[in-house]
């Protein structure tokens, strides 16, 4: 140094013909029990590593960047 992968709620992922984002597991609150645990139910939390650029619109397409991995030299 070159390539190729990943990079989304606190963790682990889904979301691939661009159309204003989702799961389960954490947590919070109610019910349930004598109380705990489990089981039920509802809430809250992210604008998508970071700039830019195409488009009416982009997480999802293009540059360029950071950061983890792998693989060639």
């Nucleotide at each position: 140094g070159c390539u190729g992968g990943c990079g989304u709620g606190g963790c682990u992922c889904a979301g691939u013909c661009g159309g204003u984002a989702g799961a389960g597991c954490a947590a919070u609150u109610g019910a349930u029990u004598c109380g705990u645990a489990a089981u039920c139910a509802a809430u809250a939390g992210g604008c998508c590593g970071g700039a830019g650029g195409u488009u009416c619109g982009a997480a999802u397409c293009c540059u360029c960047u950071c950061g983890c991995c792998a693989g060639c030299a």